[in-house]
Predicted 3D model of a 349-nucleotide part of an RNA (small-subunit ribosomal RNA, central domain) from Hedera helix. The RNAcentral record of the full RNA draws on SILVA. Rfam family: Bacterial small subunit ribosomal RNA.
Context: one part of a larger RNA
RNA sequence: UUGGGCGUAAAGCGUCUGUAGGUUGCUUUUUAAGUCCACCGUUAAAUCCCAAGGCUCAACCCUGGAUAGGUAGUGGAAACUUCCAAGCUAGAGUACGGUAAGGGCAGAGGGAAUUUUCGAUGGAAUGGGGAAAUGCGUAGAGAUCUAAAAGAACACCAACAACGAAAGUACUCUGCUGGGCUGACACUGACACUGAGAGAUGAAAGUUAGGAGAGCAAAUGAGAUUAGAUACCCAGUAGUCCUAGACGUCAACGAUGGAUACUCGGUGCUAUGCGUAUCGACCCGUGCAGUGUUAUAGCUAACGCGUUAAGUAUCCCGCUUAGAUAAUACAUUUGCAAUAAUGAACCUC
Numbered sequence: 001u002u003g004g005g006c007g008u009a010a011a012g013c014g015u016c017u018g019u020a021g022g023u024u025g026c027u028u029u030u031u032a033a034g035u036c037c038a039c040c041g042u043u044a045a046a047u048c049c050c051a052a053g054g055c056u057c058a059a060c061c062c063u064g065g066a067u068a069g070g071u072a073g074u075g076g077a078a079a080c081u082u083c084c085a086a087g088c089u090a091g092a093g094u095a096c097g098g099u100a101a102g103g104g105c106a107g108a109g110g111g112a113a114u115u116u117u118c119g120a121u122g123g124a125a126u127g128g129g130g131a132a133a134u135g136c137g138u139a140g141a142g143a144u145c146u147a148a149a150a151g152a153a154c155a156c157c158a159a160c161a162a163c164g165a166a167a168g169u170a171c172u173c174u175g176c177u178g179g180g181c182u183g184a185c186a187c188u189g190a191c192a193c194u195g196a197g198a199g200a201u202g203a204a205a206g207u208u209a210g211g212a213g214a215g216c217a218a219a220u221g222a223g224a225u226u227a228g229a230u231a232c233c234c235a236g237u238a239g240u241c242c243u244a245g246a247c248g249u250c251a252a253c254g255a256u257g258g259a260u261a262c263u264c265g266g267u268g269c270u271a272u273g274c275g276u277a278u279c280g281a282c283c284c285g286u287g288c289a290g291u292g293u294u295a296u297a298g299c300u301a302a303c304g305c306g307u308u309a310a311g312u313a314u315c316c317c318g319c320u321u322a323g324a325u326a327a328u329a330c331a332u333u334u335g336c337a338a339u340a341a342u343g344a345a346c347c348u349c
Base pairs, nucleotide, nucleotide: 004320005319006318007303008302012317014201015200016199017198021194022193023192025088026087027086028085033081034080035077036076037075038074039073041071042070043069049065050064051063053061054060091191092188093187094186096183097182098181099180103177104176105175106174107173108172109171110154114150115149116148117147119145120144121143126135162169163168207245208244209243210242211241215240216239220235221234223232257316258315259314260313261312262311265294266293267292268291269290270289272287273286274285275284298305299304323348331342332341333340
């Protein structure tokens, strides 16, 4: 449990595709299911309401009358919704010409740094910290130079910038591939929006099998400090990386679901079109799509939001209903497991 709400108070599924369903452009025709009008039947009696009457009054009793609403039937109306048929192009899409981009997948190449190894020079420290020690070093370290190997990550450019549904994406080049924007207006002619269930995708960590292993580094060991020292320091294993699976979570955040329309301005950036200007490029004006900032009206408990709305409206979905118990229990489903999904109650306040 509703005439309420969901940025921060409880509340937007992590994101998308899409079935059923719900909703749905303009013009004309048909239909009459919804809708509206009229008539009629029924909706037992008692009760309630109205008007008389009877008990001395009243309660009570008795007689008569009546409405709303529901439902069936008959006859009409045709604006709106539905249905039928025909048409249209403003929504949507296809084709065509351009265009920007860290969008995805695969392959190839690159340099800096780090570590290790070989060699050379050299000869006592180095490293670390508040101070030290463990550690490393005369079996030649650290430092400097040459050569080689390995793995991981890509400085500057870099932005409040770009792309992607989200997660996310950045050294360079190539191949394959997806989407967007823009222009002209050729074609289709409402083909649209949302979307229960369903499907796909989904950071990090952890997981399975096989590889790889430079650096970093949970766990762990040693050294110190300290009342203690699970921190600091020196080492260091899983892991981090690759391939193939499974997992399906996050402050998965804009803490803001998607779509459409409308509603003052100023000022940047990105992509692109037109006009103007010019030898040409800038400049200036303007359209469309995105991305910022500031702000009017309006909204808001306030903070703030403010054409990228949290404004004004419509459609569809999801969710919420005091706290705690409770990201729980039970049960079911999923998973190798870890867990995940669905998800209460008693007691209490």